[in-house]
RNAcentral holds the sequence, with entries from MGnify. This is a predicted structure of a 100-nucleotide RNA (c-di-GMP-I riboswitch aptamer) from a soil metagenome. The model forms 94% of the base pairs in the Rfam consensus. Its mean pLDDT, the model's own confidence on a scale to 100, is 82.
RNA sequence: AAGGCAAACCCGGGGUGACCCGGGGACGCAAAGCCACGGAACUGGGUGCGGCACGGGUGACGAACCCGAGCCACCCCAUCCAGUCAGCCGGGUUGCCGAA
Numbered sequence: 001a002a003g004g005c006a007a008a009c010c011c012g013g014g015g016u017g018a019c020c021c022g023g024g025g026a027c028g029c030a031a032a033g034c035c036a037c038g039g040a041a042c043u044g045g046g047u048g049c050g051g052c053a054c055g056g057g058u059g060a061c062g063a064a065c066c067c068g069a070g071c072c073a074c075c076c077c078a079u080c081c082a083g084u085c086a087g088c089c090g091g092g093u094u095g096c097c098g099a100a
Base pairs, nucleotide, nucleotide: 004029005028009024010023011022012021013020014019027087033093034092035091037090038089039088041084042083043082044081045080046079047078048077050072051071052070054068055067056066057065058064
């Protein structure tokens, strides 16, 4: 060189969501082909943590401690479960063209 893929964004569709699929579009890519195995990141949910009001026990009808359970909140953080992401990094696997 021949060819290949296609970020953001836009349109249509799917999903609670991360995101995915199709069309347009090219920031980039020598595996930007494929695989969620490890880590990171992200999403949804549970629990813990928070607030309010209770029941039971020890105690003295107080304080304090222990056990149980209701409603609200659930921003952040931790943890668990289920996911997303291969164009975050490792790992695995397959492979095109040209030259020599």